The prediction has a mean pLDDT of 84. This is a predicted structure of a 522-nucleotide part of an RNA (small-subunit ribosomal RNA, 5' domain) from Mucilaginibacter conchicola. Taxonomically the source falls in Mucilaginibacter (Bacteria, Sphingobacteriia, Sphingobacteriales, Sphingobacteriaceae).
[in-house]
Context: one part of a larger RNA
RNA sequence: GGAUGAACGCUAGCGGCAGGCCUAAUACAUGCAAGUCGGACGGGAUUGAGGAGCUUGCUUCUCAUGAGAGUGGCGCACGGGUGCGUAACACGUAUGUAACCUACCUUAGUCAGGGGGAUAGCCUCUCGAAAGAGAGAUUAACACCGCAUAACAUUAUGAUAUGGCAUCAUAUUAUAAUCAAAUAUUUAUAGGACUAAGAUGGGCAUGCGGAACAUUAGCUAGUUGGUAAGGUAACGGCUUACCAAGGCAACGAUGUUUAGGGGAUCUGAGAGGAUGACCCCCCACACUGGUACUGAGACACGGACCAGACUCCUACGGGAGGCAGCAGUAAGGAAUAUUGGUCAAUGGACGCAAGUCUGAACCAGCCAUGCCGCGUGCAGGAAGACGGCCCUACGGGUUGUAAACUGCUUUUGUACCGGAAUAAACCUUUCCUCGUGAGGGAAGCUGAAUGUACGGUAAGAAUAAGGAUCGGCUAACUCCGUGCCAGCAGCCGCGGUAAUACGGAGGAUCCAAGCGUUAUCC
Numbered sequence: 001g002g003a004u005g006a007a008c009g010c011u012a013g014c015g016g017c018a019g020g021c022c023u024a025a026u027a028c029a030u031g032c033a034a035g036u037c038g039g040a041c042g043g044g045a046u047u048g049a050g051g052a053g054c055u056u057g058c059u060u061c062u063c064a065u066g067a068g069a070g071u072g073g074c075g076c077a078c079g080g081g082u083g084c085g086u087a088a089c090a091c092g093u094a095u096g097u098a099a100c101c102u103a104c105c106u107u108a109g110u111c112a113g114g115g116g117g118a119u120a121g122c123c124u125c126u127c128g129a130a131a132g133a134g135a136g137a138u139u140a141a142c143a144c145c146g147c148a149u150a151a152c153a154u155u156a157u158g159a160u161a162u163g164g165c166a167u168c169a170u171a172u173u174a175u176a177a178u179c180a181a182a183u184a185u186u187u188a189u190a191g192g193a194c195u196a197a198g199a200u201g202g203g204c205a206u207g208c209g210g211a212a213c214a215u216u217a218g219c220u221a222g223u224u225g226g227u228a229a230g231g232u233a234a235c236g237g238c239u240u241a242c243c244a245a246g247g248c249a250a251c252g253a254u255g256u257u258u259a260g261g262g263g264a265u266c267u268g269a270g271a272g273g274a275u276g277a278c279c280c281c282c283c284a285c286a287c288u289g290g291u292a293c294u295g296a297g298a299c300a301c302g303g304a305c306c307a308g309a310c311u312c313c314u315a316c317g318g319g320a321g322g323c324a325g326c327a328g329u330a331a332g333g334a335a336u337a338u339u340g341g342u343c344a345a346u347g348g349a350c351g352c353a354a355g356u357c358u359g360a361a362c363c364a365g366c367c368a369u370g371c372c373g374c375g376u377g378c379a380g381g382a383a384g385a386c387g388g389c390c391c392u393a394c395g396g397g398u399u400g401u402a403a404a405c406u407g408c409u410u411u412u413g414u415a416c417c418g419g420a421a422u423a424a425a426c427c428u429u430u431c432c433u434c435g436u437g438a439g440g441g442a443a444g445c446u447g448a449a450u451g452u453a454c455g456g457u458a459a460g461a462a463u464a465a466g467g468a469u470c471g472g473c474u475a476a477c478u479c480c481g482u483g484c485c486a487g488c489a490g491c492c493g494c495g496g497u498a499a500u501a502c503g504g505a506g507g508a509u510c511c512a513a514g515c516g517u518u519a520u521c522c
Stems, first nucleotide, its partner, number of pairs: 001522004006518005013374006019367002021332001026330003030327003035074003040071002047064008081285003091209007100202002105198007113147001115145002123136005153178011183190003211257003218248003223245008260282004264275004287308005310321004338364001340363003346360001347358004377408004387399004414458005422449001427444008466511005471492003477506005487494002
């Protein structure tokens, strides 16, 4: 000199953009943060309309509606948060997978036959303070389970051809065995099963790269390799039995400490150094530890089970819970914000769709935390006033065009008026083309921010400047007070009776809605 997620002190008018718990991965009240589908299914509260009966206000039937729950499907593995752990194939980079998987999506093809038994819910009863649980009867499905059908599917055994990178891979073909399915509706769509390919997303492996310490020198028995088996989507000591005795290491193994990694950020001419907030990618974690289930995908933040610590309810028998989601509270700390609005847009889940959900997101609020921009007037104006301060030869100098005053302007602010874009789709109606479900056109509907941005009118200089410094480094000097005292200070050093260094004043300098100080990095 530059920089910061800063803090503190003094001060403070506005706008735009960005940023905002760096500490206790400390503990959390309350609300919200993941649902959706009636076009998969059975019931069903409520309401409306109509009919029958006669005990005239009840009973019963039909149709429509369909709350809340239930079965079922898809989603809940995303999005959002944090950086604990991890020195590791965690990350980056370049490859391989002839050792793999992939729901939804796209393309192509084939198929969809016929049966069965349950079970929630509803109803009745029981237990319980509650959470909730149990018994009996009964019922549906695109829930569940058989039978049939079977190929470019799988497995086994052959044959042939081609290829490669060793184990082998691919293609063709023969035989045998095995494996499916679902319907719904507005009747041409949605959905279902199987296969192949694609796309997307992942799993695994390899080379190289990137902390400190040798005051850590030896480490290792599933350890290193082999055979076989099991297991996995897949290779593999991944696991098991047996066999062998290997494997790593001064080119630093092992151990300890510290730490998420990268893109990047800051600085620097560069090489480097320091850092890893915000944004993007990857990884890891979800009170602590462990575990599996379901599923295409989890060993699962707002799922389950077990144990632990903590908190809460309790009728004392037993239960409930997990903000490192958004707000918010307490604590810690020098220090960090609203218990806000909307799904209008973008994106996501579900749904034929309407739509529902979405603290993602878009917006708004608070904060000078930063960057940028604007303003606090402009021009004239000398009796160079008064006052202050300084000098004094009593003349003067400076503050100073500064003020007053005159004229003008009105950004911002105040009052009033107008007022967007961001949003064209889905959908509804209609037309056209092609042809059997696609495309295109027209009209209509949709704005949280928002009465915002922006514009106009009116009056009026009106509403708006401070901070630090002035011995040298270093831009800017005098007077008074004080007298090694009080105090200053980044370094050198000032102060003991004329202090340009302390405190005050006048003046000056530098920055400016900021200015200084502290901390940290280069």